[in-house]
RNA sequence: UGGCGCAUAGCUCAACGGCAGAGCAACGGAUUGUUAAUCCGUGGGUUCCAGGUUCGAAUCCUGGUGUGUCAG
Numbered sequence: 001u002g003g004c005g006c007a008u009a010g011c012u013c014a015a016c017g018g019c020a021g022a023g024c025a026a027c028g029g030a031u032u033g034u035u036a037a038u039c040c041g042u043g044g045g046u047u048c049c050a051g052g053u054u055c056g057a058a059u060c061c062u063g064g065u066g067u068g069u070c071a072g
Stems, first nucleotide, its partner, number of pairs: 001071007010024004018055001026042005048064005
C1' cells in the first nucleotide's frame, strides 16, 4: 500500500428493512447462623463516526476512523 472481515449494554454475542435482545456482570429482594450456590425482580444502548436511499435503517449504499487477517 492492496484484498477480505469485524465494530450493538461493563464483558461475550444475537437481532427478515418494522417496539434493540440473551447470557454473564452490577443493583434490590427471597432463602441461609454467615458466605457461596439457587430463585425472583430492577436498571443499564447516540447500534464506531459523517452523509445518502427509504414511509421506516443496527440492517442497504458511499466516505472516514479503529481493529483482525491475508498478500506485497
This is a predicted structure of a 72-nucleotide RNA (transfer RNA). Its mean pLDDT, the model's own confidence on a scale to 100, is 81.